[in-house]
Two RNAs folded together computationally: RNase P RNA and transfer RNA, 458 nucleotides in total. Rfam match: Bacterial RNase P class A. Rfam links the family to the GO terms ribonuclease P activity, dimeric ribonuclease P complex and tRNA processing. Rfam describes the family as follows. Ribonuclease P (RNase P) is a ubiquitous endoribonuclease, found in archaea, bacteria and eukarya as well as chloroplasts and mitochondria.
Parts: sequence; C1' cells; structure tokens
RNA sequence: CGAGCAGGACAGGUGGUCGCCGGCGCUUCGGCGCGGGAGGAAAGUCCGGGCUCCACAGGGCGGGGUGCUGGCUAACGGCCAGUCGGGGUGACCCGAAGGAAAGUGCCACAGAGAGCAGACCGCCGCGUCUUCGGACGCGGUAAGGGUGAAAGGGUGCGGUAAGAGCGCACCGGGGGGGCGGUGACGUCCCCCGCUUGGUAAACCCCACCUGGAGCAAGACCAAAUCGGGACGGUCCGCACCGACGGACCCCGGGUGCCCGCCCGGCAGUCUCGGGACGGUCGCUAGAGGGCGCGGAGACGUGGCCCCUAGAUGAAUGACCAUCCCCCACACCCGGGUGACCGGGUGCGGGUGACAGAACUCGGCUUAUGGCCUGCUCGGAGA
RNA sequence: GGCCCCAUCGUCUAGUGGUUUAGGACAUCGGCCUCUCACGCCGGUAACACGGGUUCGAAUCCCGUUGGGGUCACCA
Repeated sequence: CGAGCAGGACAGGUGGUCGCCGGCGCUUCGGCGCGGGAGGAAAGUCCGGGCUCCACAGGGCGGGGUGCUGGCUAACGGCCAGUCGGGGUGACCCGAAGGAAAGUGCCACAGAGAGCAGACCGCCGCGUCUUCGGACGCGGUAAGGGUGAAAGGGUGCGGUAAGAGCGCACCGGGGGGGCGGUGACGUCCCCCGCUUGGUAAACCCCACCUGGAGCAAGACCAAAUCGGGACGGUCCGCACCGACGGACCCCGGGUGCCCGCCCGGCAGUCUCGGGACGGUCGCUAGAGGGCGCGGAGACGUGGCCCCUAGAUGAAUGACCAUCCCCCACACCCGGGUGACCGGGUGCGGGUGACAGAACUCGGCUUAUGGCCUGCUCGGAGA
Repeated sequence: GGCCCCAUCGUCUAGUGGUUUAGGACAUCGGCCUCUCACGCCGGUAACACGGGUUCGAAUCCCGUUGGGGUCACCA
C1' cells in the first nucleotide's frame, strides 16, 4: 500500500429570527415569560414479557412451538461460555445439531438389481460343438466395467480356479470398561468380522413449553333527539329531610245522575336505558441509564448519581451566520524519474446516510453514512 | 395503529416433491384459408417476486426480505 476479519462509539455542533405540540407560572383573557420536544434502527411486525378484557375445578386428548451441553433472564425461537460438525491460507465465521435396529410412507428417470437387493457386460470351472477366432449350456463369483444422488463398510497385503471379512494390518462401525469433565463430549484399553442405506424443514416417537384476543385492549363521564319508569298539587304534624299520617283542592274516565268509591293524569320534576366525526383516564419513571462492586461472560446489585415527547388526522420544522465534514478547481510547500501521494491557502458547490414515536419493555431481522481500536493475509522497502 | 391475506407468461388460471423443457384460455407474432377482412386451422414468443437453506431432486417444504391487497362491509 492492497484485500479482509472482529469490536466500539457517533449520528453534525454553536448562536440568532420566525413558527408547531405538550407542561408550569402570570394575566387586563388579547397574550407574555420559563422550561421540554424522535431513533439506533422509532421500520418489518418475526419471537417473548408487562398491562387489560374474555374463557377456565383438576387431569387427559388434540393443536401449535422449541430441540447438542451448561448457564443468564420476567420470558424468549434471544444472549453468554463450551462440545461436535462444516467453511476459510488466516484473523474468524456458520450450523432447525434429539431419535431412521418403535412403526408407516417415499426414493422419479436410468439401471440386471432401490430395500428380508441383484447378475447386463465381465472373470473362473466343467461339459458339448468348432471354420481354433470362439459359440452354446450348466454352475461359481461380486474384484473390475456400466446405471444412478445412493448398489449391503473403505484401502492394502495374503488367499483362491476366479473371487469374497475368507484371513490379517490400518481406518470406519457396534458393544463393554477405566480416566478427565457438572455436562455435551474427549481420551485410553479390551471384545465383536461387522446383514440391518437415505429421508423426520414426510407422517411419527421422545423431552420441554404452551388458553384466546389485543391500548381501535379496557374503564369512567356524558349533550341533543328518542324510548321506559315514578310522582296530581298545596299545606300541616313527626326538631329538619324522606317515609308515613292527616286536611283541603285540580283535570279526565267508569257506573243513568249526585255523594262516595275506583282507575288514570297534559305540562313539569326526578330517574333509567342509549351514547355524539363528544370528552377524560389508560399514557408515559421504566425488568430505565451512568459510575462503583461481584462474575470468565451473558448478567446481577439493600451503594451513589442522573433522566419531564405524549400527539389523536396526529407537533418535533424553516431560514440566516459561523465552525466542522465531503466534492471540484486554482496556487504554494515537501516526497517521487513518473503516474501520483501528503500538507496548507483561496474561491465555488453540497447541507449531509437510512429514516419520523403512537401503550410499553427485552430481542431478532432489514435499511444506512463516515470515524476509531485490535487482528489476519498478500506485495514492496529498511 | 393493530390484525389478516396474496404473489406462476401481457391478463385470468392449472400444477401442493420427480414422469414437465411448468399445462390451458384470451391477447400477441408468423403461416394457411379468402378477392380482402373477420371466423377457422397450424406453429412460435412469453412466467414460478427476490435471497438463502433442507433434499439426490423445490414453483411446491422451511427461514428471511420485497411488492401488493383487505380496512368502519376485520377491529373504535
């Protein structure tokens, strides 16, 4: 210098002017003052908690999810540490990583044979025939060829008519034991020639977890119109009110009329239901951050300190100045044969990337700009 | 805001692990027929939204993105 790997922090700063949304205070109700106002992902809505309502005795079935081991956590499909496997020269990265001798299904095409497998070519033996090249028949093979993603362990030596775990060595596999480790697992020794493929992101089995919906959850208040119900009115007594009791009085209806009795009552008052392009709460201080301490780490913490966005058609913006950053041009200085590189000055331009809270929190995933630190590989120079 | 659904030629669709080079209809292009056009007949072009994974094999199974749709006629 080039290519890469891992981690961390930031998200332009300051000042001024004009606005927007909440809070507090003052007010002559017109306003004025003070203070606050997006993110690391606010996003996708993929998981998991809190919270709220509904359902629910307990248990089981069914459905869904997760799946190496140990730990962390409120919980998780997340995170940390490790094991094994895979990738990379390496820093390092990735892994839905339980079970296929519990059962069922599937394995197209090709191929002789694809699941209690099989013999097409080939190899070998015997027999018959022969034009001496071989052909046919009966057996033995599974080394070699061929098919396929996959052909019932692999390589080598021996062995054999040719072959074959037929025998042996190593590797692989299965079983048992010792040692180390909490464990996944590792390592060592012994035994078994060793028929028993793949697929569970096919059904399934095993272990563990799991009720459903979502803040438009849900709770409270409530106008107008409408509908239901109660009371006829006044006065007095019970210290008041209410209830109750008594007195007087209004209207309509019933019985032919009157008294009496019974029923009902416009308006008005009260009350219930209902619930508006209604209002309020839920609503923002929380499993919150920083420091210290403990732990290898995730993380924990009776310590100390710090932290006011809460809108509901939905605010968080615009402009100017300056500094910083980036781009282009010109000039100067230094290095180099040179292309060029580094630094400085001036002028002009860009106003910065992804992106905008909507109950809230922990994760994951995705989008995204430049910066810093550590490490790896390659090239060149000293 | 929440919740749910979908993605296959230009359009509408079939296909739900292999026999497929993804089939059909309309549209489009070429040819035949006709005096010409239409109709009809024959042939062609043309697609699994994208990126990974499982598997011998993926449009199909799994994961993650992207785009679109429903919306008071899914929820006040």